A computed fold for an 89-nucleotide RNA from a Rhodospirillales bacterium, annotated as c-di-GMP-I-GGC riboswitch aptamer.
The coordinates come from a structure-prediction model, not an experiment, and the mean pLDDT is 87.
[in-house]
RNA sequence: CCCGAUAAGGGCAAACCGUCUGGAAGGGCGGGGCGCAAAACCACCGGCCCAAACUUUCAUAUUGAAAGCGGGCAGCGGGGUCGCCGAAG
Numbered sequence: 001c002c003c004g005a006u007a008a009g010g011g012c013a014a015a016c017c018g019u020c021u022g023g024a025a026g027g028g029c030g031g032g033g034c035g036c037a038a039a040a041c042c043a044c045c046g047g048c049c050c051a052a053a054c055u056u057u058c059a060u061a062u063u064g065a066a067a068g069c070g071g072g073c074a075g076c077g078g079g080g081u082c083g084c085c086g087a088a089g
Stems, first nucleotide, its partner, number of pairs: 002089001003086002011036002016031006034075001040081003044078003047073004054068006
């Protein structure tokens, strides 16, 4: 360094509930605990979710639809950055 234990000390926290926030997806805090060795951080690539505003296109007569180099998910995968512990191999 790879690797990751029925190790030690600790850490995080899904669903669900309460509350706040947002148009929505979602997010904050508290409870909770399914899981997690990066379930720490970053939307760069793919993916998924949302559609109020902005932008584009289409339909059209004012609203509707699809999408974006719009918003979101880092607990979907890849990538990047930083990082605790140390059995076996």